[in-house]
RNA sequence: GGCUCGGACGGCAUCAUGUCGCGAACCUGGUCAGGUCCGGGAGGAAGCAGCCAUAAGUGGCCUCUGGUGAGCGUCCGGGUCUUU
Numbered sequence: 001g002g003c004u005c006g007g008a009c010g011g012c013a014u015c016a017u018g019u020c021g022c023g024a025a026c027c028u029g030g031u032c033a034g035g036u037c038c039g040g041g042a043g044g045a046a047g048c049a050g051c052c053a054u055a056a057g058u059g060g061c062c063u064c065u066g067g068u069g070a071g072c073g074u075c076c077g078g079g080u081c082u083u084u
Base pairs, nucleotide, nucleotide: 001081002080003079004078005077006076007075008074009073010072012069013068014067015066016065018061019060020059021058022057028053029052030051031050036045037044038043
């Protein structure tokens, strides 16, 4: 120096348990207008719609996090062949 095996770091590709959204008439939560119920009253209770947050799910994105891949770069270790 050639061939080959393994590894480290970086890059490339891809995936999602990553990330950003969307997302429940009711069988999720919070807040609960209206109305309902309890009470002599003061007050209290449950709670539909709406709004908010999200679950299952789903869409996008690789910015973060990790998985996988082939060997693109550099380096390290081993085997073998050859040269000095």

This is a predicted structure of an 84-nucleotide RNA (Bacterial small signal recognition particle RNA) from a Coriobacteriales bacterium.
It matches the Rfam family "Bacterial small signal recognition particle RNA". Gene Ontology terms of the family: SRP-dependent cotranslational protein targeting to membrane, signal sequence recognition and signal recognition particle, plasma membrane targeting. Rfam's curators write: The signal recognition particle (SRP) is a universally conserved ribonucleoprotein involved in the co-translational targeting of proteins to membranes.
Its mean pLDDT, the model's own confidence on a scale to 100, is 85.
Taxonomically the source falls in Coriobacteriales (Bacteria, Bacillati, Actinomycetota, Coriobacteriia).
The model forms 88% of the base pairs in the Rfam consensus.
A source record names the gene ffs.